The prediction has a mean pLDDT of 80. Predicted 3D model of a 392-nucleotide part of an RNA (large-subunit ribosomal RNA, domain III) from Syntrophothermus sp. DTU052. The source organism's lineage runs through Bacteria, Bacillati, Clostridia, Syntrophomonadaceae and Syntrophothermus. It was read from a public genome assembly.
[in-house]
Context: one part of a larger RNA
Formats: sequence, C1' cells, structure tokens
RNA sequence: GAGUAAGCGAGAAGGCAGGUGAGAAUCCUGCCCGCCGUAAGCCUAAGGUUUCCUGGGGAAGGCUCGUCCGCCCAGGGUAAGCCGGGACCUAAGCCGAGGCCGAAAGGCGUAGGCGAUGGAGAAUCGGUUGAGAAUCCGAUGCCACCUUGUACCGAUUGAGUGAUGGGGUGACGCAGGAGGGUAGGCGAGGCGCACGGUUGGAAGGGUGCGUCCAAGCUCGUAGGGUGUGAGGCAGGCAAAUCCGCCUCACGUGAAGCCUGAGGAGUGACGGGGAGGGAAAUUGAGUACCGAAGUCGCUGACCCCAUACUGCCAAGAAAAGCCUCUAGCGAGGUACAAGGUGCCCGUACCGCAAACCGACACAGGUAGGCGAGGAGAGAAUCCUAAGGCGCGC
Repeated sequence: GAGUAAGCGAGAAGGCAGGUGAGAAUCCUGCCCGCCGUAAGCCUAAGGUUUCCUGGGGAAGGCUCGUCCGCCCAGGGUAAGCCGGGACCUAAGCCGAGGCCGAAAGGCGUAGGCGAUGGAGAAUCGGUUGAGAAUCCGAUGCCACCUUGUACCGAUUGAGUGAUGGGGUGACGCAGGAGGGUAGGCGAGGCGCACGGUUGGAAGGGUGCGUCCAAGCUCGUAGGGUGUGAGGCAGGCAAAUCCGCCUCACGUGAAGCCUGAGGAGUGACGGGGAGGGAAAUUGAGUACCGAAGUCGCUGACCCCAUACUGCCAAGAAAAGCCUCUAGCGAGGUACAAGGUGCCCGUACCGCAAACCGACACAGGUAGGCGAGGAGAGAAUCCUAAGGCGCGC
C1' cells in the first nucleotide's frame, strides 16, 4: 500500500410493538409476513457421552452483535418381574482340554465353549416433572417360583415325573393373484357445546369446534389345515404305547379335531374429551367441573398369512414346545389367597450445530410412522399437525 481488496458457507424473508439491560437489527414476549410438510415433522438403531434441566456469567469459542448459546461456573436430572441385553438357544466366524504339525514363536483342529444381525420368551391405557417414564403414580392385567387352605387322584394293584436318549414340531426359497378384515381418511341436514359484535342483509339446513379408548378375560366368525380306529413288523444304534412301514374296517364336498384375523360382550359406575374456569400471598388457562360420542362412504405397503396357487436353481441351526420309553418314584393336580421377583441399559442429539467429514462444513448416515386437496402415485403444487426464516 490499508483498515483498502476480499470474505462473513445455500436467494425460505423478514416487519412492527412491548420487555430486559450499562449497552439490543441479532436475547425474551406478542401480532403480522414467509419457508418445509414421504419433511426442513415424529419414533428409533449405530455413533456421540452430559451436549439434557434450572440458576448465574459475559474473558475466550459463536465468521457481525449478544443481555443469548450445544460456550463458562454451580446445582439437579436417567427409577422396569412383563421394553432391550444377561442369568436360554444356536449361525457365519472365533477360542480350543487332549491330539496332529512346526527350529522357536506358533499353525490346524476333536470334544467342549463363545458368538445376533436369527429362534424362544410374561403389559396395556391414562396421568404426572423444570428435566424420567410400557420404568414413577392410578386403573386393569399377565408370567415364573414359594407358602397356606379347599376339593379330587395316588402310595408297589404305583399317581405322577421323566432324559445330555428316540420321534415330531420349531423350520424357513422365488413369483403371483384373489378374498375377508382393520388402522387411517372423508362426509353428514345425525348428536353435543360455544358464538351469533360492527356495517346493507341474515336465528337459517347459520358459523366454529368436537364427535374416542388398550392389553387382558369370555364367546368364537370369514377362512386355512387334517382321515379315524384296530392288527402286524426284522426300521428309528437299547427300549417304546411315540415315529415309520404293511394289512383290514369305517368314512369321504361331511362330521370330528387343530388353527384362525376381525367382531361381539366385558374391561369401563373407569380414562380421555370440545369447552367452562377459580381462590390466592410469590409461581393460571393451573386447581376444579365436564357435553356429545351416531350413521354412511372410502380404504392400505398393516392383520388373517410361514395361508393359497404356480415354478425350479429345491431354498440355516440349536434351544424351546409336544410325545415316547430307559429310568426315578411318594406325593401329585385344579382352584383360591398371601408372598417373592436379581444384574446392566434407560438423560439428550439422532438426515444432524451434539454422529462420520480438522469447522456450529450446501457432503455422507440403517429401520419404522408419514395427514388433507388435486393426482395413477411416497411424482409435483398448495396446505394440517409439527418445525423453521438457515448467527452479519
């Protein structure tokens, strides 16, 4: 040169008033405007690890400012038999007693074990905080085990139990279309509550808002699946009444049995609910009160459904559960009441300023929900709930 050039990170957008304060374009509140709306809303996994809430602060961080903050200081906050994981099971893979191999280190691997991204497995609705909730509270349930009581069965003429053993189930591909439902949505002149002020008119089929609710228990529907009984047997490494094979009888669109959404009843004399709405000192739309809840249309990628039909490339395992005996065997079963119920996670962000990108970075990030009008549609445009106007 010069406090000059350039930059201030998506062109979704701000404006006004009031408040606080030493100080306000930037913090708080209100009104108006704008943007997203298969998202820029909501839930959740990973990851982060206090960032959450309250009070205070104003050095630095914040691309300006700052009274504000994911910053600094202090205090507080995460509550479980039934949610996720463990005290259950196994997959790939890993470890690996003995063992085999190898100068050594070590490599491989049997038994066995570990290991969810899978299997099994008992809870729903509502309320509440400044911050937690299927965890607290309220109500209604369910599971396992223990104790007691009642009733019944049994004690060698043996009830029951029962394998680390046998069998079944668990148990699975891809494609396709149809049916029955539900969630959700919409309409209403039905029902309920509130309003009906101003101006020319409007008490009317007026306007606005709202028109619900779980698990569980009982009944079992649309539908799906399936023969039953007797006798025999050298198979299932022993045994078997189980499974398998053979024969006979009965029966076949059936009955019976198994399964099965939804629905109905109950749960509910409960909850929630538009709206109404105090007192009070300092903490109000708070405490408290609380109506209607019906009919019709539409309609899922959700449920029945691991269904059904078709096809060839022929589509995990183990536990669990059922059953069978070997065996064990003196108590067992049902109901009711009472009791017991361990360890870890649980705050908050989570398409993002809190994760991965050196940054409060126009990038990346698995799954679920995802409303209305128009539309084939999750496209696109406008909107609801909700969230934002991107820190000059």